[in-house]
RNA sequence: GGCUGAAUAGCUCAGUGGUAAGAGCAGUCGCCCGGUAAGCGAAAGACUCGGGUUCAAUUCCCGAUUCAGCGA
Numbered sequence: 001g002g003c004u005g006a007a008u009a010g011c012u013c014a015g016u017g018g019u020a021a022g023a024g025c026a027g028u029c030g031c032c033c034g035g036u037a038a039g040c041g042a043a044a045g046a047c048u049c050g051g052g053u054u055c056a057a058u059u060c061c062c063g064a065u066u067c068a069g070c071g072a
Base pairs, nucleotide, nucleotide: 002070003069004068005067006066007065010025011024012023013022018055028042029041030040031039048064049063050062051061052060
């Protein structure tokens, strides 16, 4: 270099062309408690980048980057 797949929150993963993108764990604050644990509640936190299609793209198409795999 070729082919295939993946890229969403700090981590592990869902999700879907439709106007509010979720979960678990972690972190923060509060409640509870003898207690820094466990439990309960709340808020915060993300669609890799650039184009295209579309009324509308995180989702579809193309390219780039990174990662994983396959074959020579």
Description:
Predicted 3D model of a 72-nucleotide RNA (transfer RNA) from Camponotus floridanus. Rfam family: tRNA. By type it is a transfer RNA. The RNAcentral record of the sequence draws on Ensembl Metazoa and Rfam. NCBI's taxonomy places the organism under Eukaryota, Eumetazoa, Pterygota, Formicoidea, Camponotus.